[in-house]
Molecule: c-di-GMP-I riboswitch aptamer
Organism: uncultured Gammaproteobacteria bacterium
């Protein structure tokens, strides 16, 4: 430096539920809690998925349709960085 993660060590992160809080929502953050994770470390560049406030359209109204500039890195790919032992 590259490859793969069989066994192991020091350790790390923390799903759902519940509580608080922010948000229109999806969802985020903190607490509690462990389903899992060898990148479940960082970044929305690409694809997917979720939401649809503002905007646009329809409607007498209630409301319906559309749309990402919102969200997801624990959906996949990619980029960058990193622990342990092995080859």
């Nucleotide at each position: 430096u590259u490859c793969a993660g069989a066994a192991a060590a020091c350790g790390g992160c923390a799903a759902a539920a519940c509580c608080a809080u922010c948000g229109a929502a999806a969802g985020g953050u903190g607490g509690c809690g462990a389903c899992g994770c060898a990148a479940a470390g960082u970044c929305u560049c690409c694809g997917g998925u979720c939401u649809a406030a503002a905007g646009g359209g329809c409607g007498a109204a209630a409301g319906c349709c559309u749309c990402a500039c919102g969200a997801u890195a624990g959906c996949g790919g990619g980029a960058c960085c990193g622990c342990c032992g092995g080859a």